A computed fold for a 99-nucleotide RNA from Cerasibacillus terrae, annotated as SAM riboswitch aptamer (S box leader). The prediction has a mean pLDDT of 82. Its Rfam family is "SAM riboswitch aptamer (S box leader)". For this family Rfam cites "The S box regulon: a new global transcription termination control system for methionine and cysteine biosynthesis genes in gram-positive bacteria" (Grundy and Henkin, Mol Microbiol, 1998). Lineage of the source: Bacteria > Bacillati > Bacillota > Caryophanales > Cerasibacillus.
This record gives sequence, C1' cells and structure tokens, in this order.
RNA sequence: GACUUAUCAAGAGUGGUGGAGGGAUAGGCCCUUUGAAGCCCGGCAACCGGUUUUUAUUAUACGGUGCUACAUCCUACAGCUUUUGCUGAAAGAUAAGAA
Repeated sequence: GACUUAUCAAGAGUGGUGGAGGGAUAGGCCCUUUGAAGCCCGGCAACCGGUUUUUAUUAUACGGUGCUACAUCCUACAGCUUUUGCUGAAAGAUAAGAA
C1' cells in the first nucleotide's frame, strides 16, 4: 500500500518551544503574527491488551494506539423533496483483524 469489520454532531490548554502556514483532495467557507505547522508537557476518550469485580457485564486508566477550532468544517455521487432539507453511498480518518 490493498482487504474485512466497527466507529466518526460528545470530550480535551490563558502552558513551553517554534516562527508561517493550516483545516486529506477540488470548490466553498474558515483558522492564523492577538502566533500556523512541527516538537515537549498537560489533557480527553476507552478500540485492543492488562488489572479489579463478576459470568456477561461494571469499573479503572497501567501498556499499545488515537485525538485535543469549526459535524469527517460544508458540499462532491445517487434517491426523495423542490423553500430547502432528509436518507444512503463514495472518499477520508481511527481501531482491531487477516493475507
């Protein structure tokens, strides 16, 4: 990198460093020198493992990840409705698995 399954409107900093970009792609709309990305610390969550209680669930947060503006920021394709919105898919992200 490709495959399978599950989830994606909740939650999380007035910190340090850094010094111009960032929100996957395209269009839009935004964030940003009143300080972007990255890194460190802090925090959130509970997918997997561990531990405890138990016999099919509860708790915990020790380990592996992940996340920490905006619904996955919105739309993209299809159907229904034609004010606009709703539903599903695709794409993407994350986890676990399997080759």